[in-house]
RNA sequence: AGAGUUCGAUCCUGGCUCAGGAUGAAUGUUGGCGGCAUGCUUAACACAUGCAAGUCGGAUGGAAAAUACGGGAAACCAUGUUUCCAGUGGCGGACCGGUGAGUAACGUGUAAGAACCUGCCCUUGGGAGGGGAACAACAACUGGAAAUGAUUGUUAAUACCCCAUAGGUUGAGGAGCAAAAGGAGGAAUCCACCAGAGAAGGGGUUCGCAUCUGAUUAGCUAGUUGGUGAGGCAAUAGUUUACCAAGGCGAUGAUCAAUAGCUGGUCCGAGAGGAUGAUCAGCCAUACUGGGACUGAGACACGACCCAGACUCCUACGGGAGGCAACAAUGGGGAAUAUUUUGUAAUGGGCGAAAGCUUAACGGAGCAAUGCCAUGUGGAGGUAGAAGGCCCACGGGUCGUGAACUUCUUUUCCCAAAGAAGACGCAAUGACGGUAUCUGGGGAAUAAGCAUCGGCUAACUCUGUGCCAGCAGCCGCGGUAAUAUAGAGGAUGCAAGCAUUAUCCAGAAUGAUUGGGCGUAAAGCAUCUGUAGGUGGAUUUUUAAGCCCACCAUCAAAUCCCAGGCCUCAACCCUAGACAUGUAGUAUAAACUACAAAGAUGGAGUAUGGUAGGGGCAGAGGGAAUUUUUGAUGGAGCAGUGAAAUGUGUAGAGAUCGGAAAGAACACCAACGAUGAAAGCACUAUGCUGGGUCGACACUGACACUGAGAGACGAAAGCUAGGGGAGCGAAUGGGAUUAGAUACAAUAGUAGUCCUAGCCGUAAAUGAUGGAUACUAGGCGUUGUGUGUAUCGACCCAUUCUGUGUUGUAGCUAACGCGUUAAGUAUCCCACUUGGGGAGUACAUUCGCAAGAAUGAAACUCAAAGGAAUUGAUGAGGGCCCGCACAAGCGGUGGAGCAUGUGGUUUAAUUCGAUGCAAAGCGAAGAACCUUACAAGGGCUUGACAUACCGCGGAUCCUCUUGAUAGAGAGGGGUGCCUUCAGAAACACAGACACAGGUAGUGUAUGGCUGUCGUCAGCUCGUGCCGUAAGGUGUUGGAUUAAGUCCUGCAACGAGCUCAACCCUUGUGUUUAGUUUUCAUCAUUGAAUUUGGAACCUUGAACAAACUGCUGGUGAUAAGCCAGAGGAAGGUGAGGAUGACGUCAAGUCAUCAUGCCCUCGGUGACACACGUGCUACAAUGGCCGAGAAAAAGGGUCGUGAUCCCGCGAGGGUAAGCUAACCCCAAAAACCUAUCCUCAGUUCGGAUUGCAGGCUGCAACUCGCCUACAUGAAUCCGGAAUGGAUAGUAAUCGCCGGUCAACCAUACGACGAUGAAUUCAUUUCCGGUCUUUGUACACACCUCCCAUCACACUAUGGGAGUUGGCUAUGCCCGAAGUCGUUACCUUAACCACAAGAAGGGGGAUGCCGAAGACAGGGCUAGUGACUGGAGUGAAGUCGUAACAAUGUAGCUGUAUUGGAAGGUGUGGCUG
Repeated sequence: AGAGUUCGAUCCUGGCUCAGGAUGAAUGUUGGCGGCAUGCUUAACACAUGCAAGUCGGAUGGAAAAUACGGGAAACCAUGUUUCCAGUGGCGGACCGGUGAGUAACGUGUAAGAACCUGCCCUUGGGAGGGGAACAACAACUGGAAAUGAUUGUUAAUACCCCAUAGGUUGAGGAGCAAAAGGAGGAAUCCACCAGAGAAGGGGUUCGCAUCUGAUUAGCUAGUUGGUGAGGCAAUAGUUUACCAAGGCGAUGAUCAAUAGCUGGUCCGAGAGGAUGAUCAGCCAUACUGGGACUGAGACACGACCCAGACUCCUACGGGAGGCAACAAUGGGGAAUAUUUUGUAAUGGGCGAAAGCUUAACGGAGCAAUGCCAUGUGGAGGUAGAAGGCCCACGGGUCGUGAACUUCUUUUCCCAAAGAAGACGCAAUGACGGUAUCUGGGGAAUAAGCAUCGGCUAACUCUGUGCCAGCAGCCGCGGUAAUAUAGAGGAUGCAAGCAUUAUCCAGAAUGAUUGGGCGUAAAGCAUCUGUAGGUGGAUUUUUAAGCCCACCAUCAAAUCCCAGGCCUCAACCCUAGACAUGUAGUAUAAACUACAAAGAUGGAGUAUGGUAGGGGCAGAGGGAAUUUUUGAUGGAGCAGUGAAAUGUGUAGAGAUCGGAAAGAACACCAACGAUGAAAGCACUAUGCUGGGUCGACACUGACACUGAGAGACGAAAGCUAGGGGAGCGAAUGGGAUUAGAUACAAUAGUAGUCCUAGCCGUAAAUGAUGGAUACUAGGCGUUGUGUGUAUCGACCCAUUCUGUGUUGUAGCUAACGCGUUAAGUAUCCCACUUGGGGAGUACAUUCGCAAGAAUGAAACUCAAAGGAAUUGAUGAGGGCCCGCACAAGCGGUGGAGCAUGUGGUUUAAUUCGAUGCAAAGCGAAGAACCUUACAAGGGCUUGACAUACCGCGGAUCCUCUUGAUAGAGAGGGGUGCCUUCAGAAACACAGACACAGGUAGUGUAUGGCUGUCGUCAGCUCGUGCCGUAAGGUGUUGGAUUAAGUCCUGCAACGAGCUCAACCCUUGUGUUUAGUUUUCAUCAUUGAAUUUGGAACCUUGAACAAACUGCUGGUGAUAAGCCAGAGGAAGGUGAGGAUGACGUCAAGUCAUCAUGCCCUCGGUGACACACGUGCUACAAUGGCCGAGAAAAAGGGUCGUGAUCCCGCGAGGGUAAGCUAACCCCAAAAACCUAUCCUCAGUUCGGAUUGCAGGCUGCAACUCGCCUACAUGAAUCCGGAAUGGAUAGUAAUCGCCGGUCAACCAUACGACGAUGAAUUCAUUUCCGGUCUUUGUACACACCUCCCAUCACACUAUGGGAGUUGGCUAUGCCCGAAGUCGUUACCUUAACCACAAGAAGGGGGAUGCCGAAGACAGGGCUAGUGACUGGAGUGAAGUCGUAACAAUGUAGCUGUAUUGGAAGGUGUGGCUG
């Protein structure tokens, strides 16, 4: 410090996720030791038991025990000492300890203040005189189960009371009021007591500032705010009360609701800051819940009291007792948190004169890896690289110096001995603890796990599994070769831990002060006016609030930081220092902001003179058009459409002409022209009226900018009331289109559109761009005004200001783009935004007549949604161009019959593959057996086949039996080849073990091969340049070509694969060579037969020839094109082979090869019906006779002449030929001549019968051929559709491969005869290039919307219902303070006879908790039914959107429809 994730790729926006640190943690798994810390975060739930606050006899009366001395006969008595006890009394139980429920508050933090109190302690000056009466204890009696009382009697005090006194207090004064206590000691003296003064510390109280969320909480308040009198308090105060006034708080957020103890600090962070408030420390609050007071220095009191309530316990049922949020412990809750331990030795507290007592505060130990820190589980050597595991290319590699083994050490562990500090001025005192530590001995001995290994992220292989099981933080993995699941081996990380889960911060500049944004990504209010607020031009002076600086106080300690020290180190601890941004005070400075004062004019405004304008309002006027109506002419259609129909017309339409009426809108001018804040605004003139702008520079003197709330205006649609209604026209009707058509197109048509008066308040209300000010290059237009120049004048030209456009520099921007009219550079103010969906929805509130508008969530769900640009693909988008693509012409298919292939069906099996073009006479260049892969039956198991081992033998061969065959059994014959004589090679049989074998699977694991786009002209690279990048450029443009062919221009320059050429065939010629070819002349023969020749033809070989080379035109003086000449051939001469980068997971595992996976193997047999493609057939013909001329092939298990036989297929005989020699071999269409004459025929030949032939082991299923006989359908073919542009189509025959034979009409070649049409187009199809749109990228067979049906999830409404909280009103009214009362009672003082003062009790008044009642508010749960939403597997119906998405889309509004949607009206271009 970043990384992953949206896309085919890119940049951006933007969310989600990860890597870090932390914790009072928990879970899983594992676990040696020590030190230091920490340990109910949940039920402020309930609590058995023990214990946590006592102490003082030196305050006091008494009781008990022990003891000493004395007396006594004894009982016992007196005195003293010691110990101890319940009371009276004093001090302390207000500290310590626990908890965080409540509390949003002067509660806390910080900084200040004045009207107060203060026990013990300290300092200081005084005082303590004289009297008195009681009450507990105790005794007696008595009630009660108990708790606990009642009555009578006795008694002490540092308990209580009175008098006196007073440096006190109140008061102006006079005057009044209020104190005290003793104890110990032999004594000095010590300790106590009373009222003052002071100090410290503590407490109460007031106040400034700070302190969480919600406005879907906006008004709150009645003692409320203030005053006066009175009460009350330690003290101020509406603190309380009576009266008076009507105030007080609030948009700087009152009130209400929700949540919460606050702080020092802690965790994270670079910091700013965010989160948090365990342990330790300060403050507050609280003590079962609620209320209350008493005592006291201090409480409204955790281990005190009274009352009420809930709960628990005891009970004799009458009544009582209790409060662990002290320490342990228990139950319960929970993911989860410890011992019913020890000691007062240390520190601290209480009491005491002290000894001392007490202390669950505290010091320790126990439990827990809960955390932090330290340490160990051994060190050194050791390759046969052992065994074993895993992997393997079988060679090896790795675990791995790791182990074993040798040697060494003893932290730790065990045993034994010694043994602390912590303890003080002296003496005593140690829980921890025989602990820490140390010495000796023993022996490597007692001690390693957890997670991960696809990327992020360090670390890889094998096996199992097979979209299953499972994993997953995000992206995602798993469908038979998973580095992602599970296991194993190995590796990586951390380590007595490790990993997961939860939570917080960081990363996150995704809340932005530091430090973001708002044209298109989320985001500028529709527009303006203006209040509060914020901000504010230049100059001079004052003040000193902000700001700057200095000093002072404070910011508790602990913590953090730093230095040092100490436990062996560290954690921990100790000491010192620093820090402490804050707050308050004092002083100084005066630049800036601010306050105050002054004058000024530049901002702003006023006045004045011009000027442009669809700016606004009002009432008038006008013509064109439309419709209606009337009259006339006239006579058949009109209207409407892609085509029609509804409609309209002989009752006279439409058309034409004249007259009349009505309403609405204003042609041309007209323009990226004007004007207005926006919405908006256009016939003409008039009246009223707002604003702008220019000129000159008179006046005011900062008067300014923005603007939360607020107000005004605000298209269209819509609403209310009244008018109006020509045209248009939601809804609606019928007619079309259509699968349907609730639409688009047509016909009719209501509301509406118009006016008046009022509502509504929204739009893509847009420049998707808030307002203001200043600054920062220009060029070219244009509206308005002014100036200069010019002119007779107008124009023109130059220019200032104000508008409005366009292009563009710098700069900015993710890019597109913006660019003086900024989206640049800056300042000020306002509005708004923080992932997509849910949703602008629900609830609530305000507004509205309604429709609705405004404000505006959550649950849940996804990992994206989105912007700009790029490359493709695609479009019922555009442009250029090409092709038998159309057109033109020729002959076909589709109809019939047959052949063949396929689908389907059937079958025991009908083997398998190929399926749009690019499967279907295809694999198959030949299924009777074989082939053969399929089915049934019968057999074999190292095998029919390969390699190696061992044994045996000669093998081969012949015959017989059995069997469907394969095979099984028996018999016979026989002694091979090579030889260095050892043997070897080949063969057969038998055996064992490796293995063989498979047309089994996967073409979606593959190689190779092939098809297709397409013989289309394209596909790329290097360097450079442009762009943030994907990419672009080059390869685009102009012209041209069959061609990315060539030329030219150009930020490109070059290059590669394709194209072309090189290759083959063919077309012309020359040279050469002549056998098996050929033969003009000459000789010769029956015959090119032979001699001879090679002229010709022909065959081989080698050359030549064609290159736009030449001429003219055209083009740019180019490339090229057109025409011509010459030439056998002319613009690629013709044909072939040749197939770029790639596409289709195209085809093939059944040609072959092959990974993986699976498996016992070998051998013999059968066959129907329908669609597609192909072939043959039907008078330019058919039959018969005669005649002419090819090319290219094949042949020795072959081809087979000749002759004979047969009607023929063929049979017999047999020559030649290993082929330019012989044979197949007859070419056929054609020509000539005869017959047939348009008919199911002398067409056609299917089908069938019978007789033969050939091949073969075999011809039934199931071959071909021949002869005779039979003689079916079919008379040129619907919609639709294929082929081909010249020696081509069409027609005609010949040959070959495969092959024993044949299903060939197929396939591959060969020649013979030999046309027609186009020379152009872009309508269809396909394609190249380019441009444009795109929401597609698996790429239009894409993407995608809504209803309906089903399942699940969360949520709104809902008759209600059940709780909680809360305010108000009224009732009841405990305890208790305060007050009243003379009913009862009463020791101290007065009087002393009664009585009085004062006290107590009772009664009563106000207030008053809990409770009851009433109607409310808020909130939570639940609820029949119901609404939409979201998510789901491949459901149903349509196809709304994205391309001109097939009616451009979107939008506000209204209406309508199963649904997406449609339509009207206005707006926008996205």
A computed fold for a 1470-nucleotide RNA from Anisodus tanguticus, annotated as small-subunit ribosomal RNA. Rfam family: Bacterial small subunit ribosomal RNA. Model confidence (mean pLDDT): 82 of 100. The RNAcentral record of the sequence draws on SILVA.